[in-house]
Context: one part of a larger RNA
RNA sequence: UGACGGAAGGGCACCACCGGGUGUGGAGCCUGCGGCUUAAUUUGACCCAACACGGGGAAACUUACCAGGUCCAGACAUAGCGAGGAUUGACAGACUGACAGCUCUUUCUUGAUUCUAUGGGUGGUGGUGCAUGGCCGUUCUUAGUUGGUGGAGUGAUUUGUCUGGUUAAUUCCGAUAACGAACGAGACCUCAGCCUGCUAAAUAGUCAGAGUCCGAUUGGGCUUGUGACUUCUUAGAGGGACUGUGGGGGCUACUCCACGGAAGUUUGAGGCAAUAACAGGUCUGUGAUGCCCUUAGAUGUCCUGGGCCGCACGCGCGCUACACUGAUGCAGGCAGCAAGCACCGUGGCAGAAAUGUCUCGGAAAACUACAAACUGCAUCGUGCUGGGGAUUGACUCUUGGAAUUCUUGGUCAUAAACGAGGAAUACCUAGUAAACGCAAGUCAUCAGCUUGCAUUGAUUACGUCCCUGCCCUUUGUACA
Numbered sequence: 001u002g003a004c005g006g007a008a009g010g011g012c013a014c015c016a017c018c019g020g021g022u023g024u025g026g027a028g029c030c031u032g033c034g035g036c037u038u039a040a041u042u043u044g045a046c047c048c049a050a051c052a053c054g055g056g057g058a059a060a061c062u063u064a065c066c067a068g069g070u071c072c073a074g075a076c077a078u079a080g081c082g083a084g085g086a087u088u089g090a091c092a093g094a095c096u097g098a099c100a101g102c103u104c105u106u107u108c109u110u111g112a113u114u115c116u117a118u119g120g121g122u123g124g125u126g127g128u129g130c131a132u133g134g135c136c137g138u139u140c141u142u143a144g145u146u147g148g149u150g151g152a153g154u155g156a157u158u159u160g161u162c163u164g165g166u167u168a169a170u171u172c173c174g175a176u177a178a179c180g181a182a183c184g185a186g187a188c189c190u191c192a193g194c195c196u197g198c199u200a201a202a203u204a205g206u207c208a209g210a211g212u213c214c215g216a217u218u219g220g221g222c223u224u225g226u227g228a229c230u231u232c233u234u235a236g237a238g239g240g241a242c243u244g245u246g247g248g249g250g251c252u253a254c255u256c257c258a259c260g261g262a263a264g265u266u267u268g269a270g271g272c273a274a275u276a277a278c279a280g281g282u283c284u285g286u287g288a289u290g291c292c293c294u295u296a297g298a299u300g301u302c303c304u305g306g307g308c309c310g311c312a313c314g315c316g317c318g319c320u321a322c323a324c325u326g327a328u329g330c331a332g333g334c335a336g337c338a339a340g341c342a343c344c345g346u347g348g349c350a351g352a353a354a355u356g357u358c359u360c361g362g363a364a365a366a367c368u369a370c371a372a373a374c375u376g377c378a379u380c381g382u383g384c385u386g387g388g389g390a391u392u393g394a395c396u397c398u399u400g401g402a403a404u405u406c407u408u409g410g411u412c413a414u415a416a417a418c419g420a421g422g423a424a425u426a427c428c429u430a431g432u433a434a435a436c437g438c439a440a441g442u443c444a445u446c447a448g449c450u451u452g453c454a455u456u457g458a459u460u461a462c463g464u465c466c467c468u469g470c471c472c473u474u475u476g477u478a479c480a
Base pairs, nucleotide, nucleotide: 001480002479003477004476005475007474008473009472010471011470012469013468016464017463020428021427022426023425024424027320028319029318031316032315033314034313035311036310043054044053065306066305067304068303069302071300076119077118078117079116080115086113089108090107092105093104094103123294124293126292127291128290132288134282135281136280137278138277139276144183145182146181148179149178150159151158152157162174164173165172188271189270190269191268192267194239195238198236199235200234201233204230205229206228207227208226209224210223211222212221213220214219242264244259245258246257247256248255249254322421326380327379328378329377330376331375332374339368340367343362344361345360347358348357349356350355387418392413393412394411395410396409434456435455437453438452439451440450441449
């Protein structure tokens, strides 16, 4: 100087607690991991910082694994064989999963591309992430880190970087053997919220005309490039908050209350993000890469089939539920983010539906998708019930070359556990939690996943250091 203490004193955090909410843990199913099994069930990762993670929803491919079968895509050099032919390809029949001349029989074809051997390359989802780069994660979402000159000390080092107050903050005020600086924090960038002020708009609308229908009195619906405008919509330039004003605080930083205001927690939410580290993860992202292994009976590559899905069991993330604040039926009524041509689909017809078919719109502010919870009425009436929808049988459509180990969807039947979940444990403070759907990613087909988006919308703190951890100061030391 660190690290540590079951030492002391401050400060901080819903990856801590308190007060609460929703849960998870119990059931069924989905999915990841282990184990077991297996020809193979490829593999990485294992406290936070592995386990719906590898953008990992694998029917083939992917694919690395297993059972088999082809091919050379073995550059280049040297030597050999070699135009009296180095070699290549092939019908048919055997052989074979195979119409692979793979191999064999049989002969034809080709013409220096090759073949044989050695050296040397090349390829490898082979090994090593404990040889590495790069990237990511984490320590660590906290406030921390560093040098110059000066001071102290023989020196390592220390002061600066602080008793106190304050802040989300080493943020400021102040104090001061320090002074003046740098990185980080903040500022900054993106999105959201305000603008009757500017610029505009037949890809957005409003108002007024004109025509027409209902009503007959104003009004309402439809059509119409006729005109005007920009409030609504879109998006450019800008503005706006600076805690403004008044109180409270050695009236310093700043804090609380009230007022005004679209906005007063850093306005809200994200992004970016220092120094020092980890033998954290990735050689399976890369034609990034050292070394090792292999390299023609291949660990290269392609083809066929199987596996990654296997099931006495254990653990994790989830979905659906256990009903009446509900289920079912009918009707009503509202979004936003996004996406689209081998794509998104409207409309008509057929069909119980899934879906099929015929037109037609859209490379999009133009076309496409009725969101669900919700609201009203009706049925049910607390009964494993009309709650729940696992499991299994039959039929059928779709994607695909292929659906068996059931891709998904539809219909009928079947109707299991589950009557609110022990110890334990996760997340969360406002348009938040929770509920509810939608879009996108993956995608030929397939969401119970992830990433976003809107709709409805609480209870309870607005604190503390008790638990769990983190930071600073003082102190101690057996630790390095």
RNAcentral holds the full RNA, with entries from SILVA. The part of an RNA shown here (small-subunit ribosomal RNA, 3' major domain) has 480 nucleotides and comes from a metagenome. Its Rfam family is "Eukaryotic small subunit ribosomal RNA". Rfam 15.1 lists 75,755 matches to the family in 2,556 species.